[in-house]
Context: one part of a larger RNA
RNA sequence: CGCAGGAAGAUUGCGGGGAGCCGUCCCUAGUACGAGAGGACCGGGACGGACUGACCUCUGGUGUACCGGCUGUUCUACCAAGGGCAGCGCCGGGUAGCUACGUCGGGACGAGAGAACCGCUGAACGCAUCUAAGCGGGAAGCUCCCCCCAAGACGAAUCUUCCCAGGUCGCAAGACCUCUGAAGGGCCGUUCGAGAUGAGGACGUUGAUAGGCCGCAGGUGCAAGCAUGGCAACAUGCUCAGCCGAGCGGUACUAAUCGCCCGAGAGG
Numbered sequence: 001c002g003c004a005g006g007a008a009g010a011u012u013g014c015g016g017g018g019a020g021c022c023g024u025c026c027c028u029a030g031u032a033c034g035a036g037a038g039g040a041c042c043g044g045g046a047c048g049g050a051c052u053g054a055c056c057u058c059u060g061g062u063g064u065a066c067c068g069g070c071u072g073u074u075c076u077a078c079c080a081a082g083g084g085c086a087g088c089g090c091c092g093g094g095u096a097g098c099u100a101c102g103u104c105g106g107g108a109c110g111a112g113a114g115a116a117c118c119g120c121u122g123a124a125c126g127c128a129u130c131u132a133a134g135c136g137g138g139a140a141g142c143u144c145c146c147c148c149c150a151a152g153a154c155g156a157a158u159c160u161u162c163c164c165a166g167g168u169c170g171c172a173a174g175a176c177c178u179c180u181g182a183a184g185g186g187c188c189g190u191u192c193g194a195g196a197u198g199a200g201g202a203c204g205u206u207g208a209u210a211g212g213c214c215g216c217a218g219g220u221g222c223a224a225g226c227a228u229g230g231c232a233a234c235a236u237g238c239u240c241a242g243c244c245g246a247g248c249g250g251u252a253c254u255a256a257u258c259g260c261c262c263g264a265g266a267g268g
Stems, first nucleotide, its partner, number of pairs: 001152001005163007015149004021049007033038001051106005059100004066093005071086006110144003117137004164267001165178005179265001184262004188204005209255003212251005218244003225238005
C1' cells in the first nucleotide's frame, strides 16, 4: 500500500515445510519342512542403536554479580578485622538461567490409487490365454492420515463483537459549512522465560510491572566480637552461626506522573 467504511478478536486451509530409519531377543515352535545337520513363513510381545522435538524433576557441566579456605604485597595509624592487585590471584563448593552426558516424547495405526508381479472371468482364435470389455490382490515408494507455517490464497476467504452527523449543492462519487474526534491504535513509562533494532507479551495507582523491604526456599558451612583453655599454633562456647545473584510468595516504600498524537462521520 492492497484486501471498496473503520476496528478488535477467533477461525478455515489453497499451498508449503518437517517426519519417514534400523537391529537384537522371546513366544508361536524346536512346530511346518528335512534322513540328519539345521530350521521357518504368518502372527504377537519385549528391549535397544542412530536421528530428532521439548524440558531442567533427577544425574552432571557452567555459573568472573553467591559463600568459604589459602599465599604474597599494599592501604585503612597500630592489634584484630577488612579493601585493592596478583589470569576470577590460586583453591573448594554452588542458586537461577543456559545446558547434555540427564529426563520425557516421536517414527505408528489406518485409508485410497497403483509399480514389477500374482490372479478371476473371458473372447478375438468353438481350445488355450491375467486383457481386448470387465474384476481382485500387490512395495520402506505416491496421495491422505501425524507435526509446523499458512488468506499478499490479488482467487486477498469465513465467523463474532465494537464504533460512526446535521445541513447546502450534486444522478452518484464527491465538494463545502458547522459540530464532533468514536471504536481502536500509537507515543511515553515500569518491564519480560520476548528480543540485534523494529516486533511480540505483561503492567501503568481502579496498580504487584520492575526495584527496595519482609518471609520462605536454596547456597556456603559456623561470621565479627567476647569468654574459657593453651607458652603458642590453635581449639571450644555463645553459633545448624554469619553472609547470601538471578528462585517462590507477600508488601505500594521508590518508579510506572500529568498527558499528547493518529484515527471517523454509515461507506462504488